SAM riboswitch aptamer (S box leader) from Asticcacaulis biprosthecium, 109 nucleotides, folded computationally. The sequence is in RNAcentral, with records from Ribocentre. The coordinates come from a structure-prediction model, not an experiment, and the mean pLDDT is 83. The source organism's lineage runs through Bacteria, Pseudomonadati, Pseudomonadota, Alphaproteobacteria and Asticcacaulis.

[in-house]
RNA sequence: AACUCAUCGAGACCAGCCGAGGGAAAGGCCCGACGACGCUGGGGCAACCGCCACAAGCCUGUGGAAUGGUGCCAACUCCUACGGGGCGCAUUUCCCCGAAAGAUGAGAG
Numbered sequence: 001a002a003c004u005c006a007u008c009g010a011g012a013c014c015a016g017c018c019g020a021g022g023g024a025a026a027g028g029c030c031c032g033a034c035g036a037c038g039c040u041g042g043g044g045c046a047a048c049c050g051c052c053a054c055a056a057g058c059c060u061g062u063g064g065a066a067u068g069g070u071g072c073c074a075a076c077u078c079c080u081a082c083g084g085g086g087c088g089c090a091u092u093u094c095c096c097c098g099a100a101a102g103a104u105g106a107g108a109g
Base pairs, nucleotide, nucleotide: 003107004106005105006104007103008102013042014041015040016039017038021031022030023029026080027079028078043073044072045071048069049068051064052063053062054061055060077101082098083097084096085095086094
């Protein structure tokens, strides 16, 4: 790299450095010299793993803390694309569900 499972409408920013692009990819729409993105330090959010309590005793469920391992801190995964439905003679818009792709965690290897 590829595989399995779970989640993805909530939440959470300051300082220093750097200097032109960045938001995965195409289109759109945004962010950005009032300094984005990135890096470093500090702070914070959340609660996946781990921890604690209770219940259960095959699987697990509920609650708690935030010392540990991760993660995250513009916009719903920023939106759309593919399929189905609301939905009709047809077009557009809108809404809902799913898929695909992606992200994160846990596992397996």